[in-house]
RNA sequence: GCAGAGUAGGAUAUGAUGCGUUAAGUGUCCCCCGGACGGGGAGUUGCCGGGAGAACGAAAAAGCAGCCAAGCUGCUUUGCGGUACCAUAUCCGCAUCCCGCUGC
Numbered sequence: 001g002c003a004g005a006g007u008a009g010g011a012u013a014u015g016a017u018g019c020g021u022u023a024a025g026u027g028u029c030c031c032c033c034g035g036a037c038g039g040g041g042a043g044u045u046g047c048c049g050g051g052a053g054a055a056c057g058a059a060a061a062a063g064c065a066g067c068c069a070a071g072c073u074g075c076u077u078u079g080c081g082g083u084a085c086c087a088u089a090u091c092c093g094c095a096u097c098c099c100g101c102u103g104c
Stems, first nucleotide, its partner, number of pairs: 001104004009092007017084002019081003028054002031051005039099004060078008
């Protein structure tokens, strides 16, 4: 000098267990606070988490049981939700700067 590896984390798929379906959650905007970011150092306008606010906004159905009925409640099943978490697989991936590591 050339080439390469590795993090946090993210996306998708599948499976499992839940939550909601009486609308929480998810997603969007804005403010505040905090955190993490290859082995070392620095670190954002990027990432993640928490709190307050705003606008928007959804799919239920069947069976059984109880109560006279209406209807309600409970349970089960099938759905639905840009739903939570865990596992597996695949893919992406140090914002960036300096140094380092492996091979030639």
This is a predicted structure of a 104-nucleotide RNA (THF (Tetrahydrofolate) riboswitch aptamer) from a mouse gut metagenome. Of the family's consensus pairs, 82% are formed in the model. Its mean pLDDT, the model's own confidence on a scale to 100, is 76. The sequence is in RNAcentral, with records from MGnify.